The prediction has a mean pLDDT of 75. Predicted 3D model of a 145-nucleotide RNA (c-di-AMP riboswitch aptamer (ydaO/yuaA leader)) from Conexibacter sp. Taxonomically the source falls in Conexibacter (Bacteria, Thermoleophilia, Solirubrobacterales, Conexibacteraceae).
[in-house]
RNA sequence: AUGCCGCCCACGCCGAAUCCGGGGCCAAGCCUCGGACCGGGGGACCCAGUUCGUUCGGGGCGAAUCCCACGAGAGACCGUGGGAAGCGCAGGCUCUUUCAGCGCUAGCCCGUCAGCUAACCCCGGAGGCCGACGAAAGAGGAACG
Numbered sequence: 001a002u003g004c005c006g007c008c009c010a011c012g013c014c015g016a017a018u019c020c021g022g023g024g025c026c027a028a029g030c031c032u033c034g035g036a037c038c039g040g041g042g043g044a045c046c047c048a049g050u051u052c053g054u055u056c057g058g059g060g061c062g063a064a065u066c067c068c069a070c071g072a073g074a075g076a077c078c079g080u081g082g083g084a085a086g087c088g089c090a091g092g093c094u095c096u097u098u099c100a101g102c103g104c105u106a107g108c109c110c111g112u113c114a115g116c117u118a119a120c121c122c123c124g125g126a127g128g129c130c131g132a133c134g135a136a137a138g139a140g141g142a143a144c145g
Base pairs, nucleotide, nucleotide: 012129013128014127018036019035020034021033022032023031024030025029037125038124039123040122041121042120047115057113058110059109060108061107065084066083067082068081069080070079071078085105086104087103088102089101093140094139095138096137097136098135099134
């Protein structure tokens, strides 16, 4: 000097997961209470659905579903590869659209029960990441003049 690895801070990213105030403990910090705002669920008429029976249950959060081929297998699950659909990504204010590139397509919960749903009722405001690559169009906003 360069490369690699790890840690910390900052900018930033996924996500509803942020902000403000009161009180307690001497304080740091922790605990607790309340509010704003954001997010989710339950819940009428109408509408939808509607023979009976059947545990083969059914349902929710989330982008995270579906299909094909192969392997093993009784089957399901699982693994590999591919496709469709969906989701995310600092020329650096926000939003929408197109093309290109990269990445994800998990996990958890309810407990036999829930269509939609006004009033009304209940619940959450976590966790993870540090990679960041472009090319266009439109609208709004901000700053400067």

The sequence was found by an Rfam model in a public genome assembly.